[in-house]
Molecule: c-di-AMP riboswitch aptamer (ydaO/yuaA leader)
Organism: Paenibacillus ginsengarvi
């Protein structure tokens, strides 16, 4: 001087997940923020099969394929098998999608870049004042730097 890799300070980022107070600690309180539960009025209220139903979240919903359950049908004197088709069955792959973030004061435009999960309650819950009640997480980037317009703002 260059590259690469960890660490640390800062300081960004998704989240509702933060600040404060007692007290040596366990623990207990506020406040803020967020979530359920719960009148009236209003909505809904019916039938046969098969599916329960809710609830946090941005995280629905479609189509094709592949694998496996079932169910029908043809072959078979039956059974297996092996063939076709269905499936308000389950998985896995691809692709699309309502929706949701980020690009370093806000905002709009615009470009580009991501996600589009997962968990819970447990037959039971529309709205919903009063009032009851939970929850304060987890998980990341950067590495003094983060360059597109316009309008604002602040130093």
């Nucleotide at each position: 001087g260059a590259c690469u890799a960890c660490c640390u300070a800062u300081c960004g980022c998704u989240g509702a997940g933060u600040u404060u107070c007692c007290g040596u600690a366990a623990g207990g309180g506020a406040a803020a923020c967020g979530g359920g539960g719960g009148a009236a009025c209003c909505a809904a209220g019916u039938u046969a099969c098969a599916u329960g139903g809710g609830g946090u979240g941005a995280a629905u919903u479609u189509u094709a394929g592949c694998u496996g359950g079932g169910g029908c049908u043809g072959u078979u004197a039956c059974c297996u098998g092996c063939a076709g088709c269905c499936u308000g069955c389950a998985g896995c792959u691809a692709a699309a999608u309502a929706g949701g973030g980020c690009g370093a004061c806000u905002c709009u435009c615009g470009c580009g870049u991501c996600c589009g999960a997962a968990c819970c309650c447990g037959u039971c819950a529309g709205c919903u004042a009063a009032c009851c009640u939970c929850g304060u997480a987890a998980g990341c980037g950067u590495g003094a730097a983060g360059a597109g317009a316009g309008a604002g703002g602040c130093a």